This is a predicted structure of a 155-nucleotide RNA (FMN riboswitch aptamer (RFN element)) from Secundilactobacillus similis DSM 23365 = JCM 2765. The model forms 100% of the base pairs in the Rfam consensus.

RNA sequence: AGAUUUCUUCGGGGCAGGGUGUAAUUCCCGACCGAUGGUGACAGUCGCCGUACUUACGGGUACGGUUGACUGAAGUCCGUGACCCACGGUUUUCCGUGGUUGACCCAGUGCGAGUCUGGGACCGACAGUUAAAGUCUGGAUGGGAGAAGAAAAAA
Numbered sequence: 001a002g003a004u005u006u007c008u009u010c011g012g013g014g015c016a017g018g019g020u021g022u023a024a025u026u027c028c029c030g031a032c033c034g035a036u037g038g039u040g041a042c043a044g045u046c047g048c049c050g051u052a053c054u055u056a057c058g059g060g061u062a063c064g065g066u067u068g069a070c071u072g073a074a075g076u077c078c079g080u081g082a083c084c085c086a087c088g089g090u091u092u093u094c095c096g097u098g099g100u101u102g103a104c105c106c107a108g109u110g111c112g113a114g115u116c117u118g119g120g121a122c123c124g125a126c127a128g129u130u131a132a133a134g135u136c137u138g139g140a141u142g143g144g145a146g147a148a149g150a151a152a153a154a155a
Stems, first nucleotide, its partner, number of pairs: 004152007017029003031135002033124002035080004042072005047066008075122002084099006104120005126138003
């Protein structure tokens, strides 16, 4: 240093304002939100290099570059997870395997755009409900991809 094992902690946000109506945060106008790993032509900081200016000759400042380090960076690009379904098990609860599961275009720049810049779009489990829900209530003080830390540690 380390495959791996064990333990601990953490691990999801959102209808303002208005219309109709007996009734709607469910319809309509409008508003708001974006789990997690990866990728990442971007951004920032530092380092290094170059040029110019400057200097008390130690250096400093500005601009540009960078194959260096660190940090951040995608709801709709590639995966994962919850819900749900099927099958199996030592089966009420639990576990395993498999399956289902949403949405992006245009313009610009450029060698190159799925990620940058600008514009316009689009998407969102199940059950419940005085009326149809991404946003309310509930399963859920649950589960969970995964994140951080600690201990042990083979070749």
The same sequence occurs in records of 2 taxa. The organism belongs to Secundilactobacillus similis, within Bacteria. The sequence is in RNAcentral, with records from Rfam and Ribocentre.